RNA sequence: GCUGAUUUGGCCAAGUGGUAAGGCAUUUGUUUUGUAAGCAAACGAUCACAGGUUCGACCCCUGUAAUCAGCA
Numbered sequence: 001g002c003u004g005a006u007u008u009g010g011c012c013a014a015g016u017g018g019u020a021a022g023g024c025a026u027u028u029g030u031u032u033u034g035u036a037a038g039c040a041a042a043c044g045a046u047c048a049c050a051g052g053u054u055c056g057a058c059c060c061c062u063g064u065a066a067u068c069a070g071c072a
Stems, first nucleotide, its partner, number of pairs: 001071007010024003018055001026042005048064005
């Protein structure tokens, strides 16, 4: 330099055009002599960034950035 893949809460992770599931963690309550576990509830992501298409974009298109892999 070229090609491909990935980027979504603190972490993992689903979501192939109709306003983002779930798990872990955290917080609160309950339970216990106390802790852990269990149970109930709450909190937290406008989806890497910027444009475009569309009535409507995490999703399609373009560019940029980061990470990973391969080729040279």